[in-house]
RNA sequence: GCCUCUGUAGCAUAGUGGCUAAUGCGUCGGUUUCGUAAACCGAAGAUCGCCGGUUCAAAUCCGGUCAGGGGCU
Numbered sequence: 001g002c003c004u005c006u007g008u009a010g011c012a013u014a015g016u017g018g019c020u021a022a023u024g025c026g027u028c029g030g031u032u033u034c035g036u037a038a039a040c041c042g043a044a045g046a047u048c049g050c051c052g053g054u055u056c057a058a059a060u061c062c063g064g065u066c067a068g069g070g071g072c073u
Stems, first nucleotide, its partner, number of pairs: 001072007010025004018056001027043005049065005
């Protein structure tokens, strides 16, 4: 230098054009307990790496760019 994969909540992931962006762990509150843990109930938290484009509509498609992994010369 070229090719390829990945980037979504504090962490790990799902979501392959249209419904409120979903789940687990964690955090916070509650129930329970003499108390803690566990269990159960509830809540907050991501405009999807960034910029632009296509579209009536983009996490999703296209271009550029940044970061990380793998491969080739």